[in-house]
Molecule: c-di-GMP-I riboswitch aptamer
Organism: soil metagenome
RNA sequence: AAAGGGCAAACCAGUCGCAAGGCUGGGACGCAAAGCCUCGGGCCGGACGAGCGACGCUUUUCAUGCAACGCGCGCACGGCUGCCAGGCUACCGAA
Numbered sequence: 001a002a003a004g005g006g007c008a009a010a011c012c013a014g015u016c017g018c019a020a021g022g023c024u025g026g027g028a029c030g031c032a033a034a035g036c037c038u039c040g041g042g043c044c045g046g047a048c049g050a051g052c053g054a055c056g057c058u059u060u061u062c063a064u065g066c067a068a069c070g071c072g073c074g075c076a077c078g079g080c081u082g083c084c085a086g087g088c089u090a091c092c093g094a095a
Stems, first nucleotide, its partner, number of pairs: 006031002011026006029082001035088003040084002042080004046075001048074002051071003056066002
């Protein structure tokens, strides 16, 4: 090579989670490590952090305080290994 077998994206149902997403069953787009691991990079989420804006409330007014919601940023929290890199292990295998 061949053959036998293996895994299972999207989607659907159930279930857990705030979410990203996980698990179980169905299902196959793909996969030769799409087997296992994660102190790396990347991406994603947030009930987290500070900042900015702000509906509105407070006040006779001003000031002050609170603040639904929105925005991007951060993260030592969480998720993805079927994004990349790294580590460990491994089936068949003719001429």